[in-house]
This is a predicted structure of a 323-nucleotide RNA (Bacterial RNase P class A). It was read from a public genome assembly, where an Rfam model found it.

RNA sequence: AAGGUGGGACGAACUGCCGCGCCGGCCUUCGGGCCGGUGAGGAAAGUCCGGACAGGAAAGGGCACCCCGCUGCGGAAAGCGCAGAUGGGAGCAAUCUUAUGGAAGCCGUAACAGAAAAAAACCGCCGGACAUGCUCCGGUAAGGGUGAAAACGCGAGGUAAGGGCUCACGACGGGCGGCGGCGACGCCUUCCGGGUACGGCACCGGGGCCUGCAAGACCAAAUAUACUGGCAGAUAGGGGCUGCCCGUCCUUGCCAGGGGGUAGGUUGCGCAGAUAAAUGGCAGUUUUAAAAACAGAAACCGGCUUACGGCCCCGCCUUUUCG
Numbered sequence: 001a002a003g004g005u006g007g008g009a010c011g012a013a014c015u016g017c018c019g020c021g022c023c024g025g026c027c028u029u030c031g032g033g034c035c036g037g038u039g040a041g042g043a044a045a046g047u048c049c050g051g052a053c054a055g056g057a058a059a060g061g062g063c064a065c066c067c068c069g070c071u072g073c074g075g076a077a078a079g080c081g082c083a084g085a086u087g088g089g090a091g092c093a094a095u096c097u098u099a100u101g102g103a104a105g106c107c108g109u110a111a112c113a114g115a116a117a118a119a120a121a122c123c124g125c126c127g128g129a130c131a132u133g134c135u136c137c138g139g140u141a142a143g144g145g146u147g148a149a150a151a152c153g154c155g156a157g158g159u160a161a162g163g164g165c166u167c168a169c170g171a172c173g174g175g176c177g178g179c180g181g182c183g184a185c186g187c188c189u190u191c192c193g194g195g196u197a198c199g200g201c202a203c204c205g206g207g208g209c210c211u212g213c214a215a216g217a218c219c220a221a222a223u224a225u226a227c228u229g230g231c232a233g234a235u236a237g238g239g240g241c242u243g244c245c246c247g248u249c250c251u252u253g254c255c256a257g258g259g260g261g262u263a264g265g266u267u268g269c270g271c272a273g274a275u276a277a278a279u280g281g282c283a284g285u286u287u288u289a290a291a292a293a294c295a296g297a298a299a300c301c302g303g304c305u306u307a308c309g310g311c312c313c314c315g316c317c318u319u320u321u322c323g
Stems, first nucleotide, its partner, number of pairs: 001319008010310001012286007020039008041294001045305002048303004053212004065208005070084005085100006101203001105201006122144002124140006130133001152170002155167003172193004177188004216267004225259001227257005236252006
């Protein structure tokens, strides 16, 4: 220097003119005017996770069910953050990515292909039989073939041929012990084990009721009206006592009071703020190769994820060049 990789900061500044919302002050002919202050983001986004707050009358416990699941720390919690562990994958590397509580148990699945997908015999190899064959019986997982995956690797012994069948070394899993680490775990010694992968299950630890600011709280018209009081009250209507008649009581009318609910208002609500909703435009100067990317709060807080032109800073890796 080029390329890569991990992290962080920024997301133009100033001036002039025009314009908008909210708040305060002053003036007003009540229409408004003037002055001052204040007015979007790193993601305001997606609305994915958690919370606070609120309602479901209040507050606890147990079971079931659901979610999460390596370790330590942080956190109210989180499908949260930081640091770390072990195994797999990508990369020359820096680094990235993925899985991980839990039994040597139980259950399920393993498409297509293949003889066989878990105690496997298709070819091959070896032994035997007699009918001498494209035969039958048995042994064999070393070799071939199929597949995403095929029964631990390699050497020796052994064998009819073979095979952890036996042995040495190694890999894997588990147990006792020692050392290191807060821990996951690592290293060492020794003993034991032998059917692969994925998923689920007993159990263990943690979390979890539902609905969301259009939650909820307060004030409260017009019209109608529960209920209460007053007035009026007929040869009328309706209802009760009663199926009918009579009788009697209530009601239908007017006035006043009155609770709940609705429109509407206030609050919830923040030095932006809500109301169909303001936060803008133009010109110039500066920095710049070029003022350009993604994008516009809607109750609040903590996260995650996604989008984003360009520039700057820090660490690391690879290659090349120069000293």

Model confidence (mean pLDDT): 75 of 100. Rfam family: Bacterial RNase P class A. Rfam links the family to the GO terms tRNA processing, ribonuclease P activity and dimeric ribonuclease P complex.